[in-house]
RNA sequence: GCUCGCGUAGCUCAGGGGUAGAGCGCAUCCUUGGUAAGGAUGAGGUCGUCGGUUCAAUUCCGACCGCGAGCUCCA
Numbered sequence: 001g002c003u004c005g006c007g008u009a010g011c012u013c014a015g016g017g018g019u020a021g022a023g024c025g026c027a028u029c030c031u032u033g034g035u036a037a038g039g040a041u042g043a044g045g046u047c048g049u050c051g052g053u054u055c056a057a058u059u060c061c062g063a064c065c066g067c068g069a070g071c072u073c074c075a
Stems, first nucleotide, its partner, number of pairs: 001071007010024004018055001026042005048064005
C1' cells in the first nucleotide's frame, strides 16, 4: 500500500428500514439472626464520526477514525 471483518448498556454480544434487547454486572426491595444463593422492581445507550439515500437510518451507500486478520513491496 491492497483486501476482508468488527465498532450497539460498565463487560460479553444479539438485532440488518418504522426511535434498541439479552446474559453477567450495578441500585432498591423481599426472603435470612446475618451473608451467599434465590425472587421482584429499576437505573444505565446522542448504536465510532461526518455526509448521502429515504416519509423515516442502529440497519442501506460513501468518506474518515479506531481495533483485528490476511496478502504484497522495500529495508